[in-house]
Formats: sequence, structure tokens, C1' cells
RNA sequence: CGCUUAUCCAGAAAGACCGAGGGAAGGGCCCGAUGACGUCUUAGCAACCUGUUCUUGAACUUUUCGAGAAGGGUGCUAAAUCCCUUUCUAUCCCAAUUGAAUCGGUAUAGAAGAAGAUGAGCA
Repeated sequence: CGCUUAUCCAGAAAGACCGAGGGAAGGGCCCGAUGACGUCUUAGCAACCUGUUCUUGAACUUUUCGAGAAGGGUGCUAAAUCCCUUUCUAUCCCAAUUGAAUCGGUAUAGAAGAAGAUGAGCA
């Protein structure tokens, strides 16, 4: 780098340094010299993993399978993955019209998907 899989409407800061862009891409809309983004330190949040410690439940023949807490490994600490970008469904609008269907138009809502981010596993 790639593949598989789970989650993504919740949650969580400050100081120092740096110095102009940043929020993945495009379009929006935001953040930023009242210093963003990034790096370091401390603190915090809590998704996954844990051959660590403690407590506890069940099975049973002293081990196995769980649960909780603490610690550890990653991660994260603006805005729903900030919103949309593909498909389908429903509603709405326009024209014609007795009416409906069809075609068209942007908008709203829902579902699935693509892409992205993070964890774990694989080669």
C1' cells in the first nucleotide's frame, strides 16, 4: 500500500513553540494574526484490542466461558464523517387537463451505496 470486518446524530481542554492557511477531493458553508492548522507537554473522552492487576457470575474438577473497575496499546478532544456530490422511494412545485398518468424542475424526508476516518485481523 492492499484485503476483510465493526463503528461513525454522543463525548472530551489548556499551556508553550511555529507562522498562513485549514476543515480528505469538488461545490457550499465555516474556522483562522483575538494566531487557526501542525509539533511538544500535561489533562480529558471512551470505540476497538489487552499473555497485566483486582472484584464477581456460571459451568465443572481446578480449569474454561463471561461481566465490571483500574492500568496498558492505538485513537480522539469546532460544527452529524460540518452539509451535499450515486441509486431508489415518498411528498411538494410547474405546464397541459374533467381527472389521472407520463415527461420536466428544484426542494424536503427516509433507505441503500460510493468515498473517507478509526480500531482489530490477514497476507
SAM riboswitch aptamer (S box leader) from a Cytophagales bacterium, 123 nucleotides, folded computationally. It was read from a public genome assembly, where an Rfam model found it.